[in-house]
Model confidence (mean pLDDT): 83 of 100.
This is a predicted structure of a 73-nucleotide RNA (transfer RNA) from a Candidatus Aenigmatarchaeota archaeon.

Parts: sequence; C1' cells; structure tokens
RNA sequence: GGGCUCGUAGUCUAGUGGCUAUGACGUCUGCUUGACGUGCAGAAGGUCGGCAGUUCGAAUCUGCCCGAGCCCA
Repeated sequence: GGGCUCGUAGUCUAGUGGCUAUGACGUCUGCUUGACGUGCAGAAGGUCGGCAGUUCGAAUCUGCCCGAGCCCA
C1' cells in the first nucleotide's frame, strides 16, 4: 500500500429501512436480614465511532475518514 470482517450504555449483546433502540452483568434506591450476601420491586445510564449522501423515514443502504482484528504484498 491492497483486500476482508467489525465498531450499539461501564462490560457483553439483540437489531439487516418504519411504534419510545433489546436483554444480561454491573451501578444506584427501596423492601427483606442483627449485618453482609441471596431474593423481590424500581431507577439512572446510549446523541448506535465521526462527517456527508440516498430516502417520506437510516443503528440498518452508499461514499470518505478514524479505530480494532485477520490475510496478501
């Protein structure tokens, strides 16, 4: 330098054009306990890597850039 795959909450992850972006773990609050843990209920936390384009509508499709991994040179 070229090709392929990928980037979603603190971590992992679902979602493949259309309702308010899904779940688990973790965090916080309440109940339970003598206390911790477990269990139960609830809450916060995402500008979906960035910019532009296509579209009535983009996490999703396209281009460029950034980053990670693999392969080729």

Its Rfam family is "tRNA". From the family's description: Transfer RNA (tRNA) molecules are approximately 80 nucleotides in length. Lineage of the source: Archaea > Nanobdellati > Candidatus Aenigmatarchaeota.